Transfer RNA from Patescibacteria group bacterium UBA6201, 84 nucleotides, folded computationally. Rfam family: tRNA. The organism belongs to Bacteria candidate phyla, within Bacteria.
[in-house]
RNA sequence: GCCGAGGUGGUGUAAUUGGUAGCCACGCGAGACUUAAAAUUUCGUGACCGCAAGGUCGUAUGGGUUCAAGUCCCAUCCUCGGCA
Numbered sequence: 001g002c003c004g005a006g007g008u009g010g011u012g013u014a015a016u017u018g019g020u021a022g023c024c025a026c027g028c029g030a031g032a033c034u035u036a037a038a039a040u041u042u043c044g045u046g047a048c049c050g051c052a053a054g055g056u057c058g059u060a061u062g063g064g065u066u067c068a069a070g071u072c073c074c075a076u077c078c079u080c081g082g083c084a
Stems, first nucleotide, its partner, number of pairs: 001083007010026003019067001027045006046057004060076005
């Protein structure tokens, strides 16, 4: 240099005929249990604003297509693999 695969909450991942972004697990927070802890179990857990109701933003970055994009198209950045 060329080709291919990938980048999603704190972490690993799911959502692939384009239709509510965050399923599942871990972690974390709070409760139950315990003398106390571990284990187990229940609830919660993206960010910001707000007393609250609620609102805005968010899938590497920037643009495009579309009523609608994590998903399709273009460019760039990064990671892994292959070829030379």